[in-house]
RNA sequence: AGUGGUCUAGACGACCGCUGGUGGUGCUUCGGUGCCACGAGAGGAAAGUCCGGGCUCCGGAAACCAAGAGUGGUGGGUAACGCCCACCGGAGGUAACUCCAGGGAAAGUGCAACAGAAAGUAAACCGCCGGUCUUCGGACCGGUAAGGGUGAAAGGGUGCGGUAAGAGCGCACCGCUCCCGUGGUGACACGGGAGGCAUGGCAAACCCCACUCGGAGCAAGCGCAAAUAGUCCCGCCAGUGCCUGGUUUCGGCCGCGUGUGGGACUGGUAGCGUGCUGGAGCCGCCGAGCAAUCGGUGGCCUAGAGGAAUGGUCGUCCGAGGCUUCGGCCUCGACAGAACCCGGCUUAUCGGGCCACU
RNA sequence: GGGCCGUUAGCUCAAUUGGCAGAGCAAGGGACUCUUAAUCCCUAGGUUGGAGGUUCGAUUCCUCCACGGCUCACCA
Numbered sequence: 001a002g003u004g005g006u007c008u009a010g011a012c013g014a015c016c017g018c019u020g021g022u023g024g025u026g027c028u029u030c031g032g033u034g035c036c037a038c039g040a041g042a043g044g045a046a047a048g049u050c051c052g053g054g055c056u057c058c059g060g061a062a063a064c065c066a067a068g069a070g071u072g073g074u075g076g077g078u079a080a081c082g083c084c085c086a087c088c089g090g091a092g093g094u095a096a097c098u099c100c101a102g103g104g105a106a107a108g109u110g111c112a113a114c115a116g117a118a119a120g121u122a123a124a125c126c127g128c129c130g131g132u133c134u135u136c137g138g139a140c141c142g143g144u145a146a147g148g149g150u151g152a153a154a155g156g157g158u159g160c161g162g163u164a165a166g167a168g169c170g171c172a173c174c175g176c177u178c179c180c181g182u183g184g185u186g187a188c189a190c191g192g193g194a195g196g197c198a199u200g201g202c203a204a205a206c207c208c209c210a211c212u213c214g215g216a217g218c219a220a221g222c223g224c225a226a227a228u229a230g231u232c233c234c235g236c237c238a239g240u241g242c243c244u245g246g247u248u249u250c251g252g253c254c255g256c257g258u259g260u261g262g263g264a265c266u267g268g269u270a271g272c273g274u275g276c277u278g279g280a281g282c283c284g285c286c287g288a289g290c291a292a293u294c295g296g297u298g299g300c301c302u303a304g305a306g307g308a309a310u311g312g313u314c315g316u317c318c319g320a321g322g323c324u325u326c327g328g329c330c331u332c333g334a335c336a337g338a339a340c341c342c343g344g345c346u347u348a349u350c351g352g353g354c355c356a357c358u
Numbered sequence: 359g360g361g362c363c364g365u366u367a368g369c370u371c372a373a374u375u376g377g378c379a380g381a382g383c384a385a386g387g388g389a390c391u392c393u394u395a396a397u398c399c400c401u402a403g404g405u406u407g408g409a410g411g412u413u414c415g416a417u418u419c420c421u422c423c424a425c426g427g428c429u430c431a432c433c434a
Base pairs, nucleotide, nucleotide: 001358002357003356004355005354006353007352008351010317011316012315013314014313015312016311018041019040021038022037023036024035025034026033027032043335047346048345050344051343052342053341054340055217056216057215058214068213069212070211071210072209073087074086075085076084077083088102089100090099091098092097103208104207108206109205110202111201125148126147127144128143129142130141131140132139133138156174157173158172159171160170161169175197176195177194178193179192180191181190182189183188221274222273223272224271229266230265231264232263233262234261235260236259241256242255245254246253247252281300282299283298284297285296286295287294288293318333319332320331321330322329323328359433360432361428362427363426364425365424368383369382370381371380377414385401386400387399388398389397407423408422409421410420411419
């Protein structure tokens, strides 16, 4: 000078509050509630909601097929993953190290604007070479793909030979394809042989191959349960009703329900409770493994709100910035903030500490 | 809390097998008119929200962000 990893997230104290827990105590309609004491109270990302799982309901009918979506070197880890570890191949870097959607383009379809002769069954504008003709400027026919030109890309590369000029036409080396052997679980590596080269690019274009996936989400779901509505049962006739209820001396009386009082049930709205936080949990030690991780063992309990707590003030110090009459004074404290819970990824992030390596 | 959409000129919107980003209105200039409006002609105006990737080439395909909307009639 740089590379990789890890930790911290201003510190300590006092006082006053807020949320929920435990214990005691008073009241209670037994659901709770007042007071006191004790100990607890945001994160590394709580975020984005980009993946994966637990949990719950729905669908389905046996975990298969179709459609659709996703993943994509190999091996391992894991509850699972698009995550992690190790390795292989490629690219960058002097190096530590970093990055890669890293299967298939000889199954098929498709795309490549403009430029250019030609964009995929190759082709021939300039050029080079041969022949014929010639008015000596060139014209025509044929060969060629080395050189020029166009383009992001022009059908192996370099060199020598060869040739009329050229060309894998021949040869050497490199690359490529196929076959064999050795090593490795494997991706693959190394070695040998054969073939003059066929098979250009794009699959984050359709597609093919292999593997994975049913859908929705705690505002999921479950329980209790006002009001209202519905059904049923019991009682009643004060008022009201009876599509001529009965009777009548026409004033009433009796009966009945669609009226009215009570109860039960259905349903599950408002509301309340539950789901709710002890879990793929955290820390230490030992062991297996290169590692991710796994096993054993000991210890610990560490938020649970619901218009939604996690705050405020003061003092001493720490850090940054500003002013300074050098005595001090003022301002600020990164990103951000739980909401069913975990494992990841990604993004935001002021300072500082530690470890390893070049 | 969960879920789903959108972003292109000043405004409203187009742009498909990926191939020069366009239309209407608005703005500026000119013509017509005594003048204005209307009408006609011309012109300018774009980091396609940002960054990265795939590709020869990205508004378009992929990833990550930013902003905005759906506000109980997206879900109790």
Two RNAs folded together computationally: RNase P RNA and transfer RNA, 434 nucleotides in total. Rfam match: Bacterial RNase P class A. Rfam links the family to the GO terms ribonuclease P activity, tRNA processing and dimeric ribonuclease P complex. The family's RNA type in Rfam is ribozyme. The coordinates come from a structure-prediction model, not an experiment, and the mean pLDDT is 81.